[in-house]
Model confidence (mean pLDDT): 86 of 100. A computed fold for a 485-nucleotide part of an RNA from an uncultured bacterium, annotated as small-subunit ribosomal RNA, 5' domain.
Context: one part of a larger RNA
RNA sequence: GAUGAACGCUGGCAGUAUGCUUAACACAUGCAAGUCGUACGGAGUAAAUGUAGCAAUAUGUUUAUUUAGUGGCGGACGGGUGAGUAACACGUAAGAAUCUUCCCUGAAGUGCGGUAUAACCUUUGGAAACGAUGGUUAAUCCCGCAUAUGAAAUUUUUUGAAAGAGCAAUCGCUUCAGGAUGAGCUUGCGUCUGAUUAGCUAGUUGGUGAGGUAAAGGCUCACAAAGGCGAUGAUCAGUAGCUGGUUUGAGAGAAUGAUCAGCCACACUGGGACUGAGACACGGCCCAGACUCCCGCGGGAGGCAGCAGUGGGGAAUUUUUCGCAAUGGGCGCAAGCCUGACGGAGCAAUACUGCGUGGAGGAUGAAGGCUCGUGAGCUGUAAACUCCUUUUCCCAGAGAAGAAGUUCUGACGGUAUCUGGGGAAUAAGCAUUGGCUAACUACGUGCCAGCAGCUGCGGUAAUACGUGGAAUGCAAGCGUUAUCC
Numbered sequence: 001g002a003u004g005a006a007c008g009c010u011g012g013c014a015g016u017a018u019g020c021u022u023a024a025c026a027c028a029u030g031c032a033a034g035u036c037g038u039a040c041g042g043a044g045u046a047a048a049u050g051u052a053g054c055a056a057u058a059u060g061u062u063u064a065u066u067u068a069g070u071g072g073c074g075g076a077c078g079g080g081u082g083a084g085u086a087a088c089a090c091g092u093a094a095g096a097a098u099c100u101u102c103c104c105u106g107a108a109g110u111g112c113g114g115u116a117u118a119a120c121c122u123u124u125g126g127a128a129a130c131g132a133u134g135g136u137u138a139a140u141c142c143c144g145c146a147u148a149u150g151a152a153a154u155u156u157u158u159u160g161a162a163a164g165a166g167c168a169a170u171c172g173c174u175u176c177a178g179g180a181u182g183a184g185c186u187u188g189c190g191u192c193u194g195a196u197u198a199g200c201u202a203g204u205u206g207g208u209g210a211g212g213u214a215a216a217g218g219c220u221c222a223c224a225a226a227g228g229c230g231a232u233g234a235u236c237a238g239u240a241g242c243u244g245g246u247u248u249g250a251g252a253g254a255a256u257g258a259u260c261a262g263c264c265a266c267a268c269u270g271g272g273a274c275u276g277a278g279a280c281a282c283g284g285c286c287c288a289g290a291c292u293c294c295c296g297c298g299g300g301a302g303g304c305a306g307c308a309g310u311g312g313g314g315a316a317u318u319u320u321u322c323g324c325a326a327u328g329g330g331c332g333c334a335a336g337c338c339u340g341a342c343g344g345a346g347c348a349a350u351a352c353u354g355c356g357u358g359g360a361g362g363a364u365g366a367a368g369g370c371u372c373g374u375g376a377g378c379u380g381u382a383a384a385c386u387c388c389u390u391u392u393c394c395c396a397g398a399g400a401a402g403a404a405g406u407u408c409u410g411a412c413g414g415u416a417u418c419u420g421g422g423g424a425a426u427a428a429g430c431a432u433u434g435g436c437u438a439a440c441u442a443c444g445u446g447c448c449a450g451c452a453g454c455u456g457c458g459g460u461a462a463u464a465c466g467u468g469g470a471a472u473g474c475a476a477g478c479g480u481u482a483u484c485c
Stems, first nucleotide, its partner, number of pairs: 001484003005481005012355006018348002020313001025311003029308003034073003039070002042067011080266003090190006098183002103179008111145004120135002123132003150159003164171002192238003199229003204226002207223005241263004245256004268289005291302004319345001321344003327341001328339004358388004368379004393422006402412001429474005434455003440469005450457002
């Protein structure tokens, strides 16, 4: 000098930031990922209207609206955490054997058929979670045929697409080529400590062939070969997410990796795949384990390292708040819906910055307090008192920008800001005073009580302990502790 700090005493305001560094410990409750009826068949509600009927009512059409199910897209983003990882994980510079939903550009198409299945109905099992049987139905669900710039072999063959919706404008669907974006892979160099760790390695090292992958490759397998790494530190052990940065320093360097940004890894612990353009998937699935809960004991349910919040641990870290108005994201033709991302407010002197706690005058100098040689000195222009001001504070009135999109739309917020009124009014502490080190005296105590960063003080005149007065330093803070330079 610095800090995501803590503790003690004290505490007026504003702005901007920051806020579980410990138990990747366990979690009550609420919310955090949905959306589309312009893909589909139903079902419900309301209104209008037609038919039958004397009527009750039955049945049909249209419009509006709601949506359990099928289907599509998104739940691989956004948000959290740093356990693991010493590694092509990260940083940087290159590379070739790859994929890429949505988006953009260009080209060509969108022809003809088919039968299933949820919903629904029937029967039925179960305490529940959730099912089972039979029957019926639709689609942008699924399947077949046709066609084809494509693909594969190769020298004339094989294989191979599509879906419709809307009143319409249009929105879609399929294939190919290119782009953009994103992702996977390989390599050079850089990347902590220990030799009281010296040898390590059989898919191990390379080859041939095959399998596998989007893709090169011992990635996997078969065969034959015996290689590969290592004192320029292999292997083993310990520690650790990496970087841009941050702190310090004149620099070289050293330490560090909170917030913000990029990358990686993880999602109760371990393993596995499914779906998909993309996952081996935080709020998906299956298995095993520990833990918690429900149970009719047969069986089930769960995963806050999302936002709040609770217990626990700890020196220690906030509200079970408001809003989608802005920015951004998902879905939708759109209206719009969702969004604890985000924008705000709340709490905390946790940090930085700024402002204030009044200004001018006012005595050979009140009172009180302390000291003292009885003369006085210090507190001290300090107070009182006089004049002035109103930053702050209180009251009242006006009142935004942020809105992009001629209309409408503001959580913040009656906030910021402005104007008027009131009254010095509402606002100073903490540490130190032997030397280092700015600042001294009185009393008490008597190697006691105590102080202390180092040196050291204290045993009867203590500037070093305790209290008072005075002084010094910093100031809404001050001091201590911890850590780094």